[in-house]
Molecule: transfer RNA
Organism: Pseudomonadota bacterium
RNA sequence: AGGAACGUAGUUCAAAGGUAGAACUCCUGUCUCCAAAACAGGGGAUGGUGGUCCGAUUCCACCCGUUCCUG
Numbered sequence: 001a002g003g004a005a006c007g008u009a010g011u012u013c014a015a016a017g018g019u020a021g022a023a024c025u026c027c028u029g030u031c032u033c034c035a036a037a038a039c040a041g042g043g044g045a046u047g048g049u050g051g052u053c054c055g056a057u058u059c060c061a062c063c064c065g066u067u068c069c070u071g
Base pairs, nucleotide, nucleotide: 001070002069003068004067005066006065007064010024011023012022013021018054026042027041028040029039030038047063048062049061050060051059
């Protein structure tokens, strides 16, 4: 320098145009002498900017970041 893949919750992963979900985690409550476990409830996310579309996590462009390949 050229090419490819990926970027969603604190972590690991779904959702593949129709208003983002699970597990673990975190908080509160019940229980307990206390804690753990269990049970109940709750909090938390689409890398950035534009475009297409009635509607974008999803499609397109550029940028940023990570990994890999070629030289």